[in-house]
Molecule: transfer RNA
Organism: Candidatus Acidiferrales bacterium
RNA sequence: GGCGCUAUGGUGCAACGGUUAGCACGCGGCCCUUUCAAGGCCGAAAUACGGGUUCGAUUCCCGUUAGCGCUACCA
Numbered sequence: 001g002g003c004g005c006u007a008u009g010g011u012g013c014a015a016c017g018g019u020u021a022g023c024a025c026g027c028g029g030c031c032c033u034u035u036c037a038a039g040g041c042c043g044a045a046a047u048a049c050g051g052g053u054u055c056g057a058u059u060c061c062c063g064u065u066a067g068c069g070c071u072a073c074c075a
Base pairs, nucleotide, nucleotide: 001071002070003069004068005067006066007065010025011024012023013022018055027043028042029041030040031039048064049063050062051061052060
């Protein structure tokens, strides 16, 4: 340099092109408990960036960025 894969809350994962983007852990509050842990309820928190297609994009296409893998060349 070329090719492929990946990018969603703090972390790990979901989500036929269509309802208010969901689950677990973590975090905050409340309940429970003599206290803590455990348990129950509630809450905050995310689609890498820029375009395109579409009535509608987290999803499809292109480019960029970052990470990972494979590979070529030079020395």